[in-house]
The RNA shown here (c-di-GMP-I-GGC riboswitch aptamer) has 83 nucleotides and comes from a Clostridia bacterium.
It was read from a public genome assembly, where an Rfam model found it.
Model confidence (mean pLDDT): 87 of 100.
Lineage of the source: Bacteria > Bacillati > Bacillota > Clostridia.
Parts: sequence; C1' cells; structure tokens
RNA sequence: ACCGAUAAAGGCAAACCUGCUGAAAGGCAGGGACGCAAAGCUAAAGGGCCUUCCCGGAUAGGGAUGGCAGCCAGCUGCCGAAA
Repeated sequence: ACCGAUAAAGGCAAACCUGCUGAAAGGCAGGGACGCAAAGCUAAAGGGCCUUCCCGGAUAGGGAUGGCAGCCAGCUGCCGAAA
C1' cells in the first nucleotide's frame, strides 16, 4: 500500500415521530436506530438521480433553477487481528 476481527478507543445515524424552514426536491433541531470502515469533506467547471420552470407536437430531445455525498466518483483520515 492493499485489506477489514464477534479486537480496543471512539464516531455517524435510515425509516418513522415532533417542531422550524422551503413553492418543491430538500434542509435544520430534538427523539429514534436500518445500517455504515470513511455514513468525514467536496454539488461553480466528472457521471447519475430528484425538484420547479422554459423551449418543443411530444412521453423524444434540450435549457434554466435549486437540491441529493447513506448512488458512483474525487480528496483526506482513526485502529491493526487474519490473509
């Protein structure tokens, strides 16, 4: 480096509920744990998905808008059994 234990020390928190916020997707806080070895960070210049709007005969295709990192990706990083 790769890899990932029924290891140690810790960490995060899906659905759902409550409150706030947003036109929406969604976000924030509290509760709550399905899971996670990157579930840490990056969304203004990698792909993908979602929202609303526009062009279009269109369910094709394209554009704009805001969002999603727990989809892939990029960057960084704790621990150290086995192989």